[in-house]
Molecule: c-di-GMP-I riboswitch aptamer
Organism: Anaerocolumna cellulosilytica
RNA sequence: ACUUUAUAAAGGCAAACUCAUUGAAAAGUGGGGACGCAAAGCUACGAGUCUAAGGCAUAAGAGCUAUGAUGGUCGAGUUGCAGUA
Numbered sequence: 001a002c003u004u005u006a007u008a009a010a011g012g013c014a015a016a017c018u019c020a021u022u023g024a025a026a027a028g029u030g031g032g033g034a035c036g037c038a039a040a041g042c043u044a045c046g047a048g049u050c051u052a053a054g055g056c057a058u059a060a061g062a063g064c065u066a067u068g069a070u071g072g073u074c075g076a077g078u079u080g081c082a083g084u085a
Stems, first nucleotide, its partner, number of pairs: 004083002012037002017032006035072001041078003045075003048070003054065003
């Protein structure tokens, strides 16, 4: 330095739910709270998934559509603690 995560140490993050708030919604942010996570640190480049304000369509309705969201869906890129079974 790279691979790797069995056993340890120091720690870290925070699901559901709930309160407040932003948003058309999906969802995000902050507080409480812990299901879990060796990257559950960061990054919307690719795929998947979610939403449909606006636009399209319809006699009307159902519907279609991402420029929106999701990194705790996966891949990829990048950074980091400890240790060697």